This is a predicted structure of a 473-nucleotide part of an RNA (small-subunit ribosomal RNA, 3' major domain) from an uncultured bacterium.
The coordinates come from a structure-prediction model, not an experiment, and the mean pLDDT is 83.
The RNAcentral record of the full RNA draws on ENA.
It matches the Rfam family "Bacterial small subunit ribosomal RNA".
[in-house]
Context: one part of a larger RNA
């Protein structure tokens, strides 16, 4: 000077408390450990690994295993020789395929100093070399997590101290904040804070192939359907608006705090983006790059099949339930993000259904994709049930060369555990929790995951003694 203390003082945070809903018990999904395996590829491991890298493992992916093949190599540059446009394409044989052998058709290259040379492609030869998801994240770059959106971390000059260092940055107030004020051997400055950026909420102007009978006219069984309009909603731009600006009180005549007015919004309006100096030899050599090191007829390359999907057990994260604030049936409303030509598909018909057949419209504010909970009526009457839906049998649908290992969906049948969960533990302060569905990325197909969107919509916060983390002295 720091760090630490079951030392002190002050302050903050869903940290506790006050509440609401969960996890821990069940079944399933998914990740991990372990075990197994020819292989179950690799990495991530307290918080900060475990629905994580992976925003899609049937083949491919794929890095793993087995078998079969290749060796200047799948890919790059260079040398020599030979051949030839390149390229596209048909058929046959062997084979699991890679590959090997034969074969059909279309086409018959460019520059040119016209001797040839150069470019391009293929084959062959020998070497330089290629190649490696091999190792080292404790050799590294880059990127990332975390403390933490915590309020801190420093510098110049001056002053003090023999010096390490101190001062400034402490103190009294105040703030979300090293935010600001006052004081002071300090005076200034930088990186952070805040503001500047984006979205939402109010208004204005402009804009009208969405919206409007608002006002006028026409048409229909009905509908902005048509003429028409620029009012409203909305779209897209540009502005305005909030600053403790105004009033009262408190306060040191300060910063500011409490209350009020006006206002769509009030004291950071709400949310996002934004992450200081640094910490953890934190993570990543498997995104990529890269030093060193190792392999070089193999630790490189290709193919088929298998594996990553195994299953005494353990853990994490989710989904679905255990029911009557419910289940089932019938009737029947109301969204918003988005996406769509290898596509979205209205509508009609067939089918119990998944789906199929025909097919309008739409490269989209124009066409398509679009709710569920809620509501109304009826049945069930507390049961392992008209709860719950695992598991299994069987018949189908779809995608795709191909659903055996190993896909999703539908019908019928089957109907397991489960009656609210021990110790313990998690999230959340408002359009939040809880609950309900919808969309998208990936994607041929395949979400209970992820990223978004809207619908319905609470309870509680006395307070800071205690637990955890952090800040100042």
């Nucleotide at each position: 000077u720091g760090a630490c203390g079951g030392g002190g003082a002050c302050c903050c945070g869903c940290a506790c408390a006050a509440g609401c809903g969960g996890u821990g018990g069940a079944g399933u999904a998914u990740g991990u450990u372990g075990u197994u395996u020819a292989a179950u590829u690799c990495g991530a491991u307290g918080c900060u690994a475990c629905g994580c890298g992976a925003g899609a493992a049937a083949c491919c992916u794929u890095a793993c295993c087995g078998a079969c093949c290749c060796u200047u190599g799948a890919c790059a540059u260079g040398u020599c020789g030979c051949a030839c446009g390149c390229g596209a394409u048909u058929u046959c044989c062997a084979g699991a395929g890679a590959u090997g052998g034969a074969u059909u058709u279309c086409u018959u290259c460019a520059a040119u100093u016209c001797g040839g040379u150069u470019g391009g492609u293929g084959c062959g030869a020998a070497c330089a070399c290629a190649g490696a998801u091999g190792c080292u994240g404790c050799a590294u770059g880059g990127c990332u997590g975390u403390c933490g959106u915590c309020a801190g971390c420093u510098c110049g000059u001056g002053u003090c101290g023999u010096g390490a260092g101190a001062u400034g940055u402490u103190a009294g107030g105040u703030u979300a904040a090293g935010u600001c004020c006052u004081g002071c051997a300090a005076c200034g400055a930088g990186c952070g804070c805040a503001a500047c950026c984006c979205a939402c909420g109010c208004c204005c102007u402009a804009u009208g192939u969405u919206a409007c009978c608002a006002g006028c006219g026409g048409a229909u069984a009905a509908u902005g359907c048509c003429g028409g309009g620029g009012a409203c909603u909305c779209u897209u731009a540009g502005g305005g608006g909030a600053c403790u600006g105004c009033c009262c009180g408190c306060g040191u005549c300060a910063a500011g705090c409490g209350g009020g007015a006006g206002g769509a919004a009030g004291g950071u309006g709400u949310g996002g983006a934004u992450g200081a100096c640094g910490u953890c030899a934190a993570g990543u050599c498997a995104u990529c790059a890269u030093g060193g090191u190792u392999c070089u007829u193999a630790c490189g390359g290709g193919u088929c099949g298998g594996g990553c999907u195994a299953c005494a057990a353990a853990c994490g994260u989710a989904c679905u339930a255990c029911a009557a604030u419910g289940g089932c049936g019938u009737u029947a409303a109301c969204a918003g993000u988005g996406g769509g030509u290898c596509g979205c598909a209205a509508u009609a018909c067939a089918g119990c259904a998944a789906u199929g057949u025909a097919a309008a419209g739409c490269c989209a504010a124009u066409c398509c994709u679009u709710a569920a909970a809620a509501a109304a009526c009826g049945c069930c009457u507390c049961a392992g049930u008209u709860c719950a839906g695992a598991u299994u049998g069987u018949c189908c649908u779809c995608u795709g060369c191909a659903a055996c290992u190993c896909g999703a969906g539908g019908g019928c049948a089957u109907g397991a555990a489960g009656c609210u969960g021990g110790a313990a533990u998690c999230g959340c302060u408002a359009g939040u929790a809880a609950u309900c569905g919808c969309u998208g990325a990936u994607c041929a197909g395949a979400a209970u995951g992820c990223a978004g969107c809207g619908g319905u919509g609470a309870a509680u916060a006395c307070g800071u003694u205690c637990c955890c983390g952090g800040g100042u002295c």